[in-house]
């Protein structure tokens, strides 16, 4: 340097579950008022917090078929739900595929 493999990276695909309830803040709308950084609301939207309900495919934990160097250890998409998530969107996303773009390792 080249080739192959592995890990990450790059690209593509990628599910599930409350637009639930309460309270507060901001904006819009309507009414009121001479006006306001005013007041009221059957309202609408966004955000935070709390409560209950729910999901599992980041991570984490548990059991285990099985495997091993059998002291013990490894081990799931199963289970739990600590974490995370629950309208659309965004983000995340196990896993799968593609390329070899880039980096590292092995032969």
């Nucleotide at each position: 340097a080249c080739g192959u493999c592995c890990c990450g990276u790059g690209c593509g695909g990628g599910a599930g579950a409350g637009a639930c309830c309460g309270c507060c803040g901001c904006c819009c709308c309507u009414c009121u008022g001479a006006a306001a950084u005013g007041g009221a609301g059957c309202g609408g939207g966004c955000g935070a917090c709390g409560g209950c309900g729910c999901c599992g495919a980041a991570g984490g934990a548990g059991c285990a078929a099985c495997c091993g160097c059998c002291c013990c250890g490894g081990a799931a998409a199963c289970u739990c739900u600590c974490a995370g998530g629950c309208a659309c969107a965004a983000a995340g996303g196990a896993c799968c595929g593609c390329u070899c773009u880039c980096g590292g390792g092995a032969c």
Model confidence (mean pLDDT): 77 of 100. The RNA shown here (Glycine riboswitch aptamer) has 107 nucleotides and comes from Segnochrobactrum spirostomi.